[in-house]
RNAcentral holds the sequence, with entries from ENA. Transfer RNA from Porphyra purpurea, 74 nucleotides, folded computationally.
RNA sequence: GCGUUUGUAGCUUAAUUGGACAGAGCAUUAGACUACGAAUCUAGGGGUUGAAAGUUCAAGUCUUUCCAAACGUA
Numbered sequence: 001g002c003g004u005u006u007g008u009a010g011c012u013u014a015a016u017u018g019g020a021c022a023g024a025g026c027a028u029u030a031g032a033c034u035a036c037g038a039a040u041c042u043a044g045g046g047g048u049u050g051a052a053a054g055u056u057c058a059a060g061u062c063u064u065u066c067c068a069a070a071c072g073u074a
Stems, first nucleotide, its partner, number of pairs: 001073007010026004019057001028044005050066005
C1' cells in the first nucleotide's frame, strides 16, 4: 500500500429482518441498615451509538468518505 473485521455510558456489553423513550451488569452518587465499616436493600445521575454526509415516514443497524484499533498479505 491492499484486503477483512471492529468502534454504543468511566469499564464490559445487549439491541432479532431498519420500527418501544438505546437497555443491562460493574463502577459512581444519595438514602436505609450498622456503634463504625463491609455486605445487603432502595432511589438517582451518566450515551448526540468514532466523525461527516446520503437513502428512508423512520438509521445503533443500509450506502459513501474519513479517523482509530486488531488481523491477514506482497
Rfam family: tRNA. From the family's description: Transfer RNA (tRNA) molecules are approximately 80 nucleotides in length. It is annotated as a transfer RNA. Rfam links the family to the GO term triplet codon-amino acid adaptor activity.